Transfer RNA from a bacterium, 72 nucleotides, folded computationally. RNAcentral holds the sequence, with entries from ENA.

RNA sequence: GCCGCAUUCGUCUAGUGGUUAGGACAUCGGCUUUUCAAGCCGGUAACAGGGGUUCGAUUCCCCUAUGCGGUG
Numbered sequence: 001g002c003c004g005c006a007u008u009c010g011u012c013u014a015g016u017g018g019u020u021a022g023g024a025c026a027u028c029g030g031c032u033u034u035u036c037a038a039g040c041c042g043g044u045a046a047c048a049g050g051g052g053u054u055c056g057a058u059u060c061c062c063c064u065a066u067g068c069g070g071u072g
Stems, first nucleotide, its partner, number of pairs: 001071007010025004018055001027043005048064005
C1' cells in the first nucleotide's frame, strides 16, 4: 500500500428496514433487616463521525476515525 472484520448505556452484549433500542453486571432511590449483605420493586444511562438510498436506517451503500487480523 491492498483486502477483510469490529465499533450500541459506565462494562459485557442482543437486535435480518417500521422495536418504547432489550438483557446482565454496575450505579441511584425505595421496601425489607437492629446493622451489613442477600432479596424484591422502581429510576438514570447507548446506536463512533459525516454523507447517500428509502415514505421510513442501529440495520443497506460510500467516505472518515480507531482497533484487530491477513497479505505484497
It matches the Rfam family "tRNA". By type it is a transfer RNA. Its family is annotated with triplet codon-amino acid adaptor activity in the Gene Ontology.